TPP riboswitch aptamer (THI element) from an SAR86 cluster bacterium, 97 nucleotides, folded computationally. The coordinates come from a structure-prediction model, not an experiment, and the mean pLDDT is 76. The model forms 95% of the base pairs in the Rfam consensus. Lineage of the source: Bacteria > Pseudomonadati > Pseudomonadota > Gammaproteobacteria > SAR86 cluster.
RNA sequence: UUAACUGUAAAGGGGUGGUUGAAAAACCUGAGAUCAUUAGAAACCCUUUGAACCUGAUCCAUACAAUAAUGGCGGAGGAAUUACAUGGAACACACAU
Numbered sequence: 001u002u003a004a005c006u007g008u009a010a011a012g013g014g015g016u017g018g019u020u021g022a023a024a025a026a027c028c029u030g031a032g033a034u035c036a037u038u039a040g041a042a043a044c045c046c047u048u049u050g051a052a053c054c055u056g057a058u059c060c061a062u063a064c065a066a067u068a069a070u071g072g073c074g075g076a077g078g079a080a081u082u083a084c085a086u087g088g089a090a091c092a093c094a095c096a097u
Base pairs, nucleotide, nucleotide: 001090006085007084008083009082010081011047012046013045014044017028018027019026020025034041035040053078054077055076059072060071061070062069
C1' cells in the first nucleotide's frame, strides 16, 4: 500500500404465472405473482466474480389438477454501478540482529 469476506448508503436492471368462478374472490407454486391506473408505485431478486432477467421457446425430460419448480439447452447470444467503513492474505522499502 492492499486482496478475500462482511456491513452501510445512494443509483440502476428485472419479472409478476396457473386452476376454479358470471363476478367478487379462493386455491397452488415460488425470493417475488401486491396495490394502483393510462401509466406508475411498492416489496422481492440481481448489478460484470453478472443463470436476477431476456432471446432460442408455442423447446426437450422429470413433475403437477395445471402452472411453477428441477435438469438439459448453456465453455450459446444479450443484460444493469459507484463510494465509504471493517479487515488485513500478499507485496515493496527502511532499520536491527